Transfer RNA from a Candidatus Margulisiibacteriota bacterium, 74 nucleotides, folded computationally. NCBI's taxonomy places the organism under Bacteria, Bacillati, Candidatus Margulisiibacteriota. It matches the Rfam family "tRNA". Rfam classes the family as a transfer RNA. The coordinates come from a structure-prediction model, not an experiment, and the mean pLDDT is 82. The RNAcentral record of the sequence draws on ENA.
């Protein structure tokens, strides 16, 4: 240089194909059990969907860039 794959709560992922409220599971707060802890079970908080554009009534979802990670190939 080119070519292909990823980027989402604190982690580690779905959701994308087929565009219409942005989720789990883990941890965190807080309650319930409990002499106490654990365990178990309720609520409960946190993501402008790496980023700038574009289409579209409507974008994480399509299109184009630009950034970052792995991976081929020169």
């Nucleotide at each position: 240089c080119g070519g292909g794959c990823c980027g989402u709560g604190g982690c580690u992922c779905a959701g994308c194909u087929u565009g219409g409220u942005a989720g789990a599971g883990c941890g965190c707060a807080c309650g319930c059990u409990u002499g106490g802890g654990g365990u178990g079970c309720g609520u409960g908080a946190g993501g402008u969907c790496a980023u700038g554009g574009g289409u579209u009534c409507a974008a994480a979802u399509c299109c184009c860039g630009u950034c970052g990670g792995c991976c081929c190939g020169a």